[in-house]
RNA sequence: GGGCCUAUAGCUCAAUUGGUCAGAGCCACCGGCUCAUAACCGGAAGGUUCCAGGUUCGAUUCCCGGUAGGCCCACCA
Repeated sequence: GGGCCUAUAGCUCAAUUGGUCAGAGCCACCGGCUCAUAACCGGAAGGUUCCAGGUUCGAUUCCCGGUAGGCCCACCA
């Protein structure tokens, strides 16, 4: 220097070919159970979908640019 992949809740990950309020599990929190704790059961909360622009009636999804991380190739020595 070139190519590819990834970025969504505190963490790990879904989200079908662009369309119903963007979801699940775990952690933490509240409650139940228990003499008590754990386990178990129930509940509520938690998101600028990496950033910026574009297309569209409508974008997590498509297009362009950038950032961060990973992999491969090339170059130099």
Description
Transfer RNA from a Synergistaceae bacterium, 77 nucleotides, folded computationally. Taxonomically the source falls in Synergistaceae (Bacteria, Thermotogati, Synergistota, Synergistia). Model confidence (mean pLDDT): 80 of 100. It matches the Rfam family "tRNA". By type it is a transfer RNA.